[in-house]
Context: one part of a larger RNA
RNA sequence: GGACUAGCGCUGGCGGUGUGUCUUAGACAUGCAAGUCGAGCGGGGCGCAGUGUGGUAGCAAUACCGUGUUGCGCUUAGCGGCGAACGGGUGAGUAAUACAAGGGUAACCACCCCUGAGGAGGGGUAUAACCCGCCGAAAGACGGGCUAAUUCCUCAUAUUCUGUCGGUGAGGCAUCUUACUGGCAGGAAAGGUUCCGCAAGGCACCACCUCAGGACGGGCUCUUGGCCUAUCAGCUUGAUGGCGGGGUAAAAGCCCACCAUGGCUGAAACGGGUAGCUGGCGUGAGAGCGUGACCAGCCACAGGGGAACUGAGACACGGUCCCCACUCUUACGGGAGGCAGCAGUCUAGAAAUUUGGGCAAUGGGCGAAAGCCUGACCCAGCGACACCGCGUGGAGGAUGAAGUCCUUCGGGAUGUAAACUCCUGUCAGGGAGAACGAUGCUCCUUGCUUAGCAAGGGGUGACGGUACUUCCAGAGGAAGCCCCGGCUAACUACGUGCCAGCAGCCGCGGUAAUACGUAGGGGGCAAGCGCUGUCC
Numbered sequence: 001g002g003a004c005u006a007g008c009g010c011u012g013g014c015g016g017u018g019u020g021u022c023u024u025a026g027a028c029a030u031g032c033a034a035g036u037c038g039a040g041c042g043g044g045g046c047g048c049a050g051u052g053u054g055g056u057a058g059c060a061a062u063a064c065c066g067u068g069u070u071g072c073g074c075u076u077a078g079c080g081g082c083g084a085a086c087g088g089g090u091g092a093g094u095a096a097u098a099c100a101a102g103g104g105u106a107a108c109c110a111c112c113c114c115u116g117a118g119g120a121g122g123g124g125u126a127u128a129a130c131c132c133g134c135c136g137a138a139a140g141a142c143g144g145g146c147u148a149a150u151u152c153c154u155c156a157u158a159u160u161c162u163g164u165c166g167g168u169g170a171g172g173c174a175u176c177u178u179a180c181u182g183g184c185a186g187g188a189a190a191g192g193u194u195c196c197g198c199a200a201g202g203c204a205c206c207a208c209c210u211c212a213g214g215a216c217g218g219g220c221u222c223u224u225g226g227c228c229u230a231u232c233a234g235c236u237u238g239a240u241g242g243c244g245g246g247g248u249a250a251a252a253g254c255c256c257a258c259c260a261u262g263g264c265u266g267a268a269a270c271g272g273g274u275a276g277c278u279g280g281c282g283u284g285a286g287a288g289c290g291u292g293a294c295c296a297g298c299c300a301c302a303g304g305g306g307a308a309c310u311g312a313g314a315c316a317c318g319g320u321c322c323c324c325a326c327u328c329u330u331a332c333g334g335g336a337g338g339c340a341g342c343a344g345u346c347u348a349g350a351a352a353u354u355u356g357g358g359c360a361a362u363g364g365g366c367g368a369a370a371g372c373c374u375g376a377c378c379c380a381g382c383g384a385c386a387c388c389g390c391g392u393g394g395a396g397g398a399u400g401a402a403g404u405c406c407u408u409c410g411g412g413a414u415g416u417a418a419a420c421u422c423c424u425g426u427c428a429g430g431g432a433g434a435a436c437g438a439u440g441c442u443c444c445u446u447g448c449u450u451a452g453c454a455a456g457g458g459g460u461g462a463c464g465g466u467a468c469u470u471c472c473a474g475a476g477g478a479a480g481c482c483c484c485g486g487c488u489a490a491c492u493a494c495g496u497g498c499c500a501g502c503a504g505c506c507g508c509g510g511u512a513a514u515a516c517g518u519a520g521g522g523g524g525c526a527a528g529c530g531c532u533g534u535c536c
Stems, first nucleotide, its partner, number of pairs: 001536004006532005013390006019383002021348001026346003030343003035082003040079002043076015089301003099225007108218002113214007121155004130145004135140001161186011191206003195202002227273003234264003239261004244256003276298004280291004303324005326337004354380001356379003362376001363374004393423004403414004427477001429472005437463001440460009480525005485506003491520005501508002
């Protein structure tokens, strides 16, 4: 000199863009953060309409009440499907099972998505909801009975698929791979909606099943690379390898039986300490050194520890089970909980924000769609925390007011500074108009041709009456901080008298201190200026 996720002191006008618990991976009140589909299913509730039936009133038409049933609309606790493995947070652990770069997979994967091919036939059993009973303070269980499905089971079918046993060709050192082909065994499926039709049924759309290929992505594996420590020198027994088996989607001591005795190590094994890694970021001429906030990629974790279940995917932050610690609750028998999601509280600390608005946009989940959900996200709020921009006025104005300071008492300085005159009008203030973000999304109509496109029309903005534009008024509302001995730009007076104090280094102060304190003056930066801390 530069840079801070900074803190402290004094001061503080506006805007834009960013950014904001570095400590306690400490504990958490409250609300919200993952739902959705009624076009999968049977019920329940409410409403409307039709209809059967009973009763009451009436001469009757009819009205009212009750009850059964059918249809439609709205709603949704339950079953079922998809999602919940994404998105969001944190950095504890981890020195290598991580990360980065580059390879391999002849050792692998698939729900959804895209493309292509083919298929979607038949039968059956349960169970929740509901009803009845029953235990319990509660949380929540239990027994019996009924019922549905795109739930579950089963049979059939199977070009291709899986396993296995062969044949032929090609490739490979080989285990094998691949193309064609034969035998045996095994393996699928689900419906819904609109429309047409008297019906049987049919078109379309959305779903369903199998296979192949693809895209995105993932698993596994190899090589290389980057911290400190030798006051850690030897480490290792599933340890190193083989054979066989198990296991996995898949290679492998991943696991097991048997066999062999290996494997690593001074180019640092093993141990200890520290640490998430990277793209990057800071600095520097570079080499390098330091660092890993925000943003992006990967990893790891979800009170501590362990385990599996479901599933295409988890060993699963807002799932389950067990142990531990803690908190809450209880009728003392037993229960409930997990903010390192967004806000917010306590604690710790030098130190860090609102218990805000909205799904309008982008993105995500579900849905045929309308739409619903979304503390992701978009916005607003708070903080000079950082960077950037603007303002706090401009011109004129005296051999020069007053005040103040200095003085050799003549004068000099503050100083064109002020006053005063003439202007301007940013920002802030008040009034009026008023967006882009929507070339998006969506509804209706028409047309084309086919499920979308075109045209026309309607709806849809949290921010927000904000940005912006314009008008009004009028210099009004807006300057401080540090320094002035040398380094280092800037000097005098008074006070003090090795005192009080200053100080980054050298050093100042003991009676004329440009170094302490105050004043005047001056220098530097400026909505900041200094100090402290960390890095180059």